A computed fold for a 159-nucleotide RNA from Streptomyces ruber, annotated as c-di-AMP riboswitch aptamer (ydaO/yuaA leader). The organism belongs to Streptomyces, within Bacteria.

């Protein structure tokens, strides 16, 4: 000097997931989500359907299972049935990578441009279009160490 890990105080990011009161239980504000008329829309239900979320949709490879065809063997009532195959086709979910609708990235919003990252997961339980009144819920969790540039309007700081 660089890098990795841990702790503390700050700063910041994704997200609705913050603030206030209270000893606590809990309550309130704000933000977010769901259900729920008329009108309108839809006529569609096992190929189930639906919700939160940016997280949809493709095709490729691999192995698994099912179905069909083909081949071999055995039985046979000659129609077929059973077993096997390193064979072919097809369907389903899974895994691995490649794209992609879409989404995020340091004062805030919008636009242009560049780079980069994500493109998951979960829930309801046969059931829900929109939806005023009304009703019911959530306020978690996880990350980062130079945050590119230009324009307009603001904010903050300084003078």
């Nucleotide at each position: 000097c660089g890098u990795g890990c841990g702790c503390a105080c700050g700063c910041g990011c994704c997200g609705a997931a913050u603030c206030c009161c209270g000893u606590a239980a809990g309550g309130g504000a704000a933000c977010c989500g769901g259900g729920g008329a008329a009108c309108c829309a839809u006529c569609u239900u096992c190929u189930g359907g639906g919700g939160u979320g940016a997280a949809u949709c493709g095709g490729g490879c691999g192995a698994a299972u099912g179905u069909c065809g083909c081949c071999a063997u055995g039985c046979c009532g000659a129609g077929g049935c059973a077993u096997g195959g390193u064979c072919g086709a097809u369907a389903u979910a899974c895994g691995c990578g490649c794209g992609u609708a879409g989404g995020g990235g340091a004062c805030c919003u919008u636009c242009c441009u560049g780079c980069u990252c994500c493109g998951a997961a979960c829930c309801c339980g046969u059931c829900a279009g929109c939806u005023a009144a009304c009703c019911c819920g959530g306020u978690a969790g996880g990350c980062g160490a130079g945050a590119g540039g230009g324009a307009a309007g603001g904010a903050a700081a300084g003078g």